[in-house]
Molecule: transfer RNA
Organism: Candidatus Komeilibacteria bacterium RIFCSPLOWO2_01_FULL_45_10
RNA sequence: GCGGGUAUAGCACAACGGCUAGUGCAUCAGUUUUCCAAACUGAAAAUACGGGUUCGAUUCCCGUUGCCCGCU
Numbered sequence: 001g002c003g004g005g006u007a008u009a010g011c012a013c014a015a016c017g018g019c020u021a022g023u024g025c026a027u028c029a030g031u032u033u034u035c036c037a038a039a040c041u042g043a044a045a046a047u048a049c050g051g052g053u054u055c056g057a058u059u060c061c062c063g064u065u066g067c068c069c070g071c072u
Base pairs, nucleotide, nucleotide: 001071002070003069004068005067006066007065010025011024012023013022018055027043028042029041030040031039048064049063050062051061052060
């Protein structure tokens, strides 16, 4: 330099173009317990960036950036 893949809560992952974006663990608060742990209830927290298509984009298209794999 070329080709392919990938980017969503703190972490690991979901989400036939219809979103009010979920699940587990973690965090915080409460209940329970003499205390801790466990258990139960609740809360906060996310679509890499910039454009385009569409009534509607996490999803489709283009570019940029980061990461991974391969080729030279």